[in-house]
RNA sequence: AUAUUCUCAAGGCAAACCCGCCGUAAGGCGGCGACGCAAAGCUACAGGGGCCAUAUCGGUUCGAUGGGUCAGCCAGCUGCGGUC
Numbered sequence: 001a002u003a004u005u006c007u008c009a010a011g012g013c014a015a016a017c018c019c020g021c022c023g024u025a026a027g028g029c030g031g032c033g034a035c036g037c038a039a040a041g042c043u044a045c046a047g048g049g050g051c052c053a054u055a056u057c058g059g060u061u062c063g064a065u066g067g068g069u070c071a072g073c074c075a076g077c078u079g080c081g082g083u084c
Base pairs, nucleotide, nucleotide: 003083004082005081012037013036018031019030020029021028022027035072041077042076043075047074048073049070050069051068052067055065056064057063058062
């Protein structure tokens, strides 16, 4: 440095439920609490995908455009320890 994560050590994060606050909602923040995680660190304007929501335009059942949100869905970027 690359690859890798059986094991060791030191640690880290924190699902769901519940409580409070924000939000039309999805969902977010804080507290409690641990289901789990070798990236459960960052990125929603690298990309894909999911969820919410209702508006506008065209107009035959339909189509197009726009807003918000999810990173613990895939993914992109970065990083610690150990082992070979």
c-di-GMP-I riboswitch aptamer from Eggerthella sp., 84 nucleotides, folded computationally. Lineage of the source: Bacteria > Actinomycetota > Eggerthellales > Eggerthellaceae > Eggerthella. Model confidence (mean pLDDT): 79 of 100. The RNAcentral record of the sequence draws on Rfam and Ribocentre.